[in-house]
Context: one part of a larger RNA
This record gives sequence, C1' cells and structure tokens, in this order.
RNA sequence: UUGGGCGUAAAUGGCACGUAGGUGGUGAAUCAGGUUGAAAGUGAAAGUCUCCAAAAACUGGCGGAAUGCACUCGAAACCAAUUCACUUGAGUGAGACAGAGGAGAGUGGAAUUUCAUGUGUAGGGGUAAAAUCUGUAGAUCUACGAAGGAACGCCAAAAGCGAAGGCAGCUCUGUGGGUCCCUACUGAUGCUGGGGUGCGAAAGCAUGAGGAGCGAACAAGAUUAGUUACCCUGGUAGUCCAUGUCGUAAAUGAUGAGUAUUCGCCCUUGGUCUAUGUGGAUCAGGGGCCUAGUUAACGCGUGAAACACUCCGCUUGGGAGUACGAUCGCAAGACCGAAACUC
Repeated sequence: UUGGGCGUAAAUGGCACGUAGGUGGUGAAUCAGGUUGAAAGUGAAAGUCUCCAAAAACUGGCGGAAUGCACUCGAAACCAAUUCACUUGAGUGAGACAGAGGAGAGUGGAAUUUCAUGUGUAGGGGUAAAAUCUGUAGAUCUACGAAGGAACGCCAAAAGCGAAGGCAGCUCUGUGGGUCCCUACUGAUGCUGGGGUGCGAAAGCAUGAGGAGCGAACAAGAUUAGUUACCCUGGUAGUCCAUGUCGUAAAUGAUGAGUAUUCGCCCUUGGUCUAUGUGGAUCAGGGGCCUAGUUAACGCGUGAAACACUCCGCUUGGGAGUACGAUCGCAAGACCGAAACUC
C1' cells in the first nucleotide's frame, strides 16, 4: 500500500460530549496549487534489456529503456482555494402535547418487628420428617396504643421516559431532553471522532449518622459414609442516608455512530389533518408475522444481519488479561499490556 471480517465461530470500546484529524448538500463565477495534454531539455559512464560480432570469456560494438525532475505553452470535468447566491441537511422561533427523565423539600396508608397495657391458657414455631429455638418469669392468638426503619400493593401493559447505567405511593418547588404542527428566521453552521473530559448497576472502601425486615461471615440443629453445602433456628458486616472513593458486569440487542434507497400485513404509544359508518391519511416511537435480498446455518428482514457511503474501535488456540514497567487508587485492585515456550 492492497485485501477478508466482527448477532451466535476470534472480533463493536459500558455510555455520551468533544479537540486534532478524516469526511461532507445545491447553483454560478474566478483562479490554476493538485490533476491532465503537448514540446524540447535533462536523467554521466559502467550495469540491466534487445540486436550484432566472437570457438568462448568477467570480451567488443550499435541501439533501446530508465515509469523521474524542473521549465515553457495549453485544458478546466473533479479535488483544493477565493467570491456570490440557494434551501432540502443542521439549528433558532411561535403554538400545542406525552412521560417511573434528573435534583431538593414535604407528606400518606398497608405490612413486618419491638415496646406498654388488657383479655386468656398451654403450647408456639419449624420441616419431607425432626431438632436446635421460644413459652407458666404467662408465649402463640386477640384488642388497643406507641416507636422506628425500609419498600411502595391494585393501577401495570409487548406500555412510557432516559446517552447508557437506570427510573414507579402522593404533593410542591425549580430543571434537562423529546415529539407534533406552522413555515417566520439563520444559511452548510453537518457527520464521525485518536488523545482528552464527564456520567457510569451491584459489591467493596473512608468518615459520620441510622438499623425494622432481609442477610455474606459466624454459631447451633438436621441430612449424610462424610457435608467447610442444599433445609432449619439465630445472626455481624452490609443493605438505607450524607459526603467522598472505586470505574468494573453476560455494562447484552452478546448487533459502534451517522446518512441515503428498498414488498406487504397485524397490534400498540404520542401528536396533526380529515370526516365518519367507528373509520381514513400522515409524522415520531414500541412490538409481532413476512416478500425480495442476505446468512455456514439458526435466523435478520423499512430501528436489517438487505443495498451503498463516511468515520472510530477491534480481530489466530494455550501461555495470559499473566510478567515487567508507567499511570491511577486509602485499599481491594483498575488501566495500558508482552515474550519465551507449546500446539
């Protein structure tokens, strides 16, 4: 430099923002840097190549090539540059709309547990069966009252929102994004994105509050040949809150982001338009079949895994996500990341 791939075989970064870089709508004009044509010059000799001579040679000779370079004269489609214009990409505005989107504050009822009091008497609890456990110092059950923490039944859905992680009782405050519609405005301002920055479940860590239920570790009871388990009775960290930290997951759609083009059918969410025989049309989402096409097959199939384009990441078994070193972290560890050897 050219080429094959990445749903399940190795392979899409957890997600976004965005710098450099790459790449990029339509019409016209200018320019001539890239591009391209012609001319003459140059590209030493030897060598390489062709031909000839020679018996042959590391011999001799004629010629060609040397894809390059600078200069001169031209061309103007494309790329670049400069200028002017456009609106369909992108954005702004007016009017509506939906939503568990995020933050803070307040508040509600059901249930579990504990405590106080009354009633009441011998069991309760647990299991396949039991036992540890609990109860005459009065339990379980039941009535009423109080405390405290955590989670929000029905609605609830193939539903909705968010970049992803994720988000659900109710009310208030202030707040991010989206969709539809009108086409008023700007006029290519776009896409992607190495490094970088931010967000990022659960568990863990630091400090301080909190602690109802559940519950790693731990203790005891069973089971078993044995049981460091499954089952049972307890139970500490933790789970919850505040402020930091960690930066990883089967962070999954195992499917990077964006754009253009493509057969039909059914259901559904939010708009707009229309007028029905409870519809039709059209945008933006969420699901289910399926034609062409594609795929090794399974399958995908107008939120493609089809047909194309732009940009990033990644890509041979084990050794190994290991060693060494750098950076980050309180630590746990994270990140970048080999080789020998082996097959």
Molecule: small-subunit ribosomal RNA, central domain
Organism: Ehretia macrophylla